Glycine riboswitch aptamer from Teichococcus rhizosphaerae, 100 nucleotides, folded computationally. Taxonomically the source falls in Roseomonas (Bacteria, Alphaproteobacteria, Acetobacterales, Roseomonadaceae). Of the family's consensus pairs, 91% are formed in the model. The coordinates come from a structure-prediction model, not an experiment, and the mean pLDDT is 76. Rfam family: Glycine riboswitch aptamer. From the family's description: This family represents the bacterial glycine riboswitch. On this family, see Mandal et al., Science 2004: "A glycine-dependent riboswitch that uses cooperative binding to control gene expression". Its family is annotated with glycine biosynthetic process in the Gene Ontology.
[in-house]
């Protein structure tokens, strides 16, 4: 100095399920029968890409034990008009860093 790798920020893109039903309640509308819209709680039905977790595909090792783990599974949590979040991709940019 130091690609490949690894670790964090910045822009950008980025699914997947119900604006479910009842009830409480704030606002607007009302033809006063209600309608819209937020918020709570309760009941079912759902998705999986924040997280978590698994008796789990695969992966190493000092190999029958142990350690690492997935986009599989599982749905605790989170979500199921918008917004926010978002596994992963690109683009930039700080760090660390063994070969060279």
């Nucleotide at each position: 100095a130091g690609a490949u790798c690894c670790c964090g920020c910045g822009c950008g893109g980025g699914a997947g399920a119900g604006a479910a039903c009842g009830g409480c309640u704030g606002c607007c509308g009302u033809c006063c029968g209600c309608g819209g819209u937020g918020g709570c709680c309760g009941u079912c039905g759902c998705c999986g890409a924040a997280g978590g977790c698994g008796c789990a595909a695969c992966c190493g090792g000092c190999c029958c034990c142990c350690g690492g783990a997935a986009a599989c599974g599982c749905u605790c949590a989170g979500g199921c008009a918008g917004a926010a979040g978002g596994g992963c991709c690109g683009c930039g940019u700080g760090g660390g860093g063994a070969a060279g």